[in-house]
Predicted 3D model of an 89-nucleotide RNA (THF (Tetrahydrofolate) riboswitch aptamer) from a bovine gut metagenome. The sequence is in RNAcentral, with records from MGnify. Of the family's consensus pairs, 94% are formed in the model. Rfam family: THF (Tetrahydrofolate) riboswitch aptamer. The family has 101 seed sequences and 747 matches in Rfam 15.1. Rfam links the family to the GO term tetrahydrofolate metabolic process.
RNA sequence: CAGAGUAGGAUAAACGCGUAAAGUGUCGCAAAACGGGAUGUUGUUUGCGAACGAAAGCAUUUUGCUGCGGUGUUUAUUCGCGUCCGUUG
Numbered sequence: 001c002a003g004a005g006u007a008g009g010a011u012a013a014a015c016g017c018g019u020a021a022a023g024u025g026u027c028g029c030a031a032a033a034c035g036g037g038a039u040g041u042u043g044u045u046u047g048c049g050a051a052c053g054a055a056a057g058c059a060u061u062u063u064g065c066u067g068c069g070g071u072g073u074u075u076a077u078u079c080g081c082g083u084c085c086g087u088u089g
Stems, first nucleotide, its partner, number of pairs: 001089003008079009017069003026050007036085005056066004
């Protein structure tokens, strides 16, 4: 001097869940983790409470298909730490 790596975000695919409304999203309180270390920011997750709230259709008969949900998980691609030290070249 140059680079890598966190939490996590986006997109796609696969497999599920719900559509008999859980989930997602919003607000409040508390807690946890978050480049290897220190510090700090952003974001994330969990618990409790509150308000709000949805797209069904067909065959058919409790099952299947097509949809729908700011839906879950996994995989792939891509994006992804400010300062100091560390680390790789």
The prediction has a mean pLDDT of 83.